A computed fold for a 93-nucleotide RNA from a Thiobacillaceae bacterium, annotated as c-di-GMP-I riboswitch aptamer. The coordinates come from a structure-prediction model, not an experiment, and the mean pLDDT is 85. The model forms 95% of the base pairs in the Rfam consensus.

RNA sequence: CGGAGCCAAGGGCAAACCCGGCGAAAGCCGGGGACGCAAAGCCAUGGGCCUAAAGCGACGUCUCCCGGUCGCAACGGUUGCCAGGCUGCCUCU
Numbered sequence: 001c002g003g004a005g006c007c008a009a010g011g012g013c014a015a016a017c018c019c020g021g022c023g024a025a026a027g028c029c030g031g032g033g034a035c036g037c038a039a040a041g042c043c044a045u046g047g048g049c050c051u052a053a054a055g056c057g058a059c060g061u062c063u064c065c066c067g068g069u070c071g072c073a074a075c076g077g078u079u080g081c082c083a084g085g086c087u088g089c090c091u092c093u
Stems, first nucleotide, its partner, number of pairs: 002093004012037002017032006035080001041086003045083003048078003055072005
């Protein structure tokens, strides 16, 4: 420097769920808690997925606005969905 995670050691992170807070929601943050994880360390760059507040359209209304219902839609999320980029511990080879 490249490859691997079968073994060992010291550790690390923390799903569901519960409590508190934030948010329209998805979801996030803190505490408890462990299903799992060798990058479950960092980056929303590409794809996927989730949500749909603002906005647009339709319905409705004599007409207009507001409100309502439905649809579209990310500038909101998710890296514990995948790819890509950056960095890194131990062991083996």